The prediction has a mean pLDDT of 80.
A computed fold for a 74-nucleotide RNA from a Candidatus Woesebacteria bacterium, annotated as transfer RNA.
RNA sequence: GGGCCGGUAGCGCAGUUGGCUAGCGCGUCUGCAUGGCAUGCAGAAGGUCAGGGGUUCGACUCCCCUCCGGUCCA
Repeated sequence: GGGCCGGUAGCGCAGUUGGCUAGCGCGUCUGCAUGGCAUGCAGAAGGUCAGGGGUUCGACUCCCCUCCGGUCCA
């Protein structure tokens, strides 16, 4: 330098023949149960979907460029 895969909540991930409101598990916080812890139950907070641009009535999803990580080739 080139090919391929990946980047979505604090962590691990799902999601897309483009369709309203972006979700799951763990974790965090609050409440209840317990003398307390653990644990269980209920609820809540937390996201510029890596960044920018384009297409479209509408983009996490399609197209282009850039950045980061992994891997292969040179």

It matches the Rfam family "tRNA". By type it is a transfer RNA. From the family's description: Transfer RNA (tRNA) molecules are approximately 80 nucleotides in length. Gene Ontology term of the family: triplet codon-amino acid adaptor activity. RNAcentral holds the sequence, with entries from ENA.